[in-house]
Molecule: transfer RNA
Organism: Catenibacterium mitsuokai
RNA sequence: GGGCUUGUAGCUCAGCUGGUUAGAGCAGCAGACUCAUAAUCUGAAGGUCAUGGGUUCAAACCCCUUCGAGCCCA
Numbered sequence: 001g002g003g004c005u006u007g008u009a010g011c012u013c014a015g016c017u018g019g020u021u022a023g024a025g026c027a028g029c030a031g032a033c034u035c036a037u038a039a040u041c042u043g044a045a046g047g048u049c050a051u052g053g054g055u056u057c058a059a060a061c062c063c064c065u066u067c068g069a070g071c072c073c074a
Stems, first nucleotide, its partner, number of pairs: 001073007010026004019057001029043004050066001052064003
């Protein structure tokens, strides 16, 4: 330099080839239980869907740019 894959909650990931509100587990927080802690149960919170633009009535999803990560080729 060229090609491919990838970026969604603090972490690990799902999100059905565009459609009503963006989700799960774990962690953390609050409560219940306990003499207390752990375990268990319950609840709430937590997101600029990497960035900027485009297409569309509508974009995490399609197209382009930039940035980051991984792999391959030279």